The RNA shown here (transfer RNA) has 73 nucleotides and comes from a Candidatus Omnitrophota bacterium.
It was read from a public genome assembly.

RNA sequence: GGGCGGUUAGCUCAGUUGGUAGAGCUCUUGACUUACAUUCAAGCGGCCGUAGGUUCGAGUCCUGCACCGCCCA
Repeated sequence: GGGCGGUUAGCUCAGUUGGUAGAGCUCUUGACUUACAUUCAAGCGGCCGUAGGUUCGAGUCCUGCACCGCCCA
């Protein structure tokens, strides 16, 4: 330098044909217990790496850039 994949909650990851973003774990509160753990219930936590474009509407489609990984040179 070239090709491919990835970037979404504190962590690990989903997200269908473009239509107002979810799960598990963690954390907080409550129930249970003498207490802790387990279990159960509820809650907090996101402008989806970034800058643009297309569209009535973009996590999703297109382009540039950044970062991570793999391959080629």

Record summary:
The coordinates come from a structure-prediction model, not an experiment, and the mean pLDDT is 82. Its Rfam family is "tRNA". By type it is a transfer RNA. Rfam links the family to the GO term triplet codon-amino acid adaptor activity.